[in-house]
């Protein structure tokens, strides 16, 4: 460069439950533990995708999601 081990050390933390915010998507803490070598950071913008308000010609126009792709940064360190 590249790759990801039945490796060592640490780390996140999915459904579900409880409490709170929110019309909603969805979040924030606690419990939980499906899972993840980026399950780290980016939603000021590339894609996608949810939600909501006009509108009703497929448009605007506000909000989410990064554990869908993607960019950017990174810890170990078999074996090739």
């Nucleotide at each position: 460069c590249g790759c990801g081990a039945u490796a060592a050390a640490g780390g996140c933390a999915a459904a579900c439950c409880c409490u709170g915010a929110g019309u909603a998507a969805u979040c924030a803490g606690g419990g939980g533990g499906c899972g993840c070598a980026a399950a780290g950071c980016u939603a000021u913008a590339g894609g996608g995708u949810c939600c909501u308000u006009c509108a009703g010609a497929u448009g605007a126009g506000g909000g989410g999601c990064a554990g869908c792709c993607a960019g950017c940064u990174g810890c170990c360190g078999a074996a090739g």